[in-house]
Record summary: Large-subunit ribosomal RNA, domain VI from a Pseudomonadota bacterium, 270 nucleotides, folded computationally. RNAcentral holds the full RNA, with entries from ENA. Lineage of the source: Bacteria > Pseudomonadati > Pseudomonadota. Model confidence (mean pLDDT): 89 of 100. Rfam family: Bacterial large subunit ribosomal RNA.
Context: one part of a larger RNA
RNA sequence: CGUUGGAGGUCUGCGGGGAGCUCACCUUAGUACGAGAGGACCGGGUGGGACGCUCCUCUGGUGUGCCGGCUGUUCCGCCAGGAGCAUCGCCGGGUAGCUAUGAGCGGACGCGAGAAGCGCUGAAAGCAUCUAAGUGCGAAACGCCCCCCAAGAUGAGACCUCCGCGCUCCUCGAGAGCGUAAGACCGCAGGUAGACCACCUGCUCGAUAGGCCGCAGGUCCAAGCGCAGUAAUGCGUGUAGCCAAGCGGUACUAAUGGUCGACCGCUUGC
Numbered sequence: 001c002g003u004u005g006g007a008g009g010u011c012u013g014c015g016g017g018g019a020g021c022u023c024a025c026c027u028u029a030g031u032a033c034g035a036g037a038g039g040a041c042c043g044g045g046u047g048g049g050a051c052g053c054u055c056c057u058c059u060g061g062u063g064u065g066c067c068g069g070c071u072g073u074u075c076c077g078c079c080a081g082g083a084g085c086a087u088c089g090c091c092g093g094g095u096a097g098c099u100a101u102g103a104g105c106g107g108a109c110g111c112g113a114g115a116a117g118c119g120c121u122g123a124a125a126g127c128a129u130c131u132a133a134g135u136g137c138g139a140a141a142c143g144c145c146c147c148c149c150a151a152g153a154u155g156a157g158a159c160c161u162c163c164g165c166g167c168u169c170c171u172c173g174a175g176a177g178c179g180u181a182a183g184a185c186c187g188c189a190g191g192u193a194g195a196c197c198a199c200c201u202g203c204u205c206g207a208u209a210g211g212c213c214g215c216a217g218g219u220c221c222a223a224g225c226g227c228a229g230u231a232a233u234g235c236g237u238g239u240a241g242c243c244a245a246g247c248g249g250u251a252c253u254a255a256u257g258g259u260c261g262a263c264c265g266c267u268u269g270c
Base pairs, nucleotide, nucleotide: 001152005163006162007161008160009159010158011157015149016148017147018146021049022048023047024046025045026044027043033038051106052105053104054103055102059100060099061098062097066093067092068091069090070089071086072085073084074083075082076081110144111143112142117137118136119135120134165179166178167177168176169175183260184259185258186257187203188202189201190200191199208254209253210252211250212249213248214247215246217243218242219241224237225236226235227234228233
């Protein structure tokens, strides 16, 4: 820009893409078959491998914004207690998120048409013949079934819902413009989204982010003081102190504001 008024939402599926794998064991059954050795089809069940999709409950990894321990040094006047630097100084753990080696799920079932092949009926050709008419089966391959995208599918589809007003100019036209409607965009607070854009949530009629409060969770028992000990240190106060991204609550702080945005015909009623 188009889709023939302007919008918001939900679909249909033209068409395109993805997937499509396989093994072992048990049973049927030591049955059919076979002199024996050996040893099934068909059907039922169980457990795997590789591959793919999704996820973080569990097991782990990471987690330079969390906690603790330790060394050297500089500084905070000193002690005590801390801060900076030393690969995040080193070491032990670890929330959210992200992850695999962790967890869940998938290939199916079925339908259609049919390859080789196997048939039925059956003439040409009194027989025979799966084929000439007709007709039944028959592969991981083909078209569906399953998953994803999808109406710019210009062949522009469908359904639901909302708004369908007023004014100015005019060459009077489905004209030009202004203000609005439903609604949208910009802006702003953000993230379940993300390179940017887009997408999603919120904007005071508000829980969108921060703060604060509570909880979960992590670390592992703070400082100060008291007690015991010459002291190192231990014990008590005290599951203490500190605590990121998680969950919930609470307007204390910040979400101020601005710009766009629509018709004709017919019918009925007043």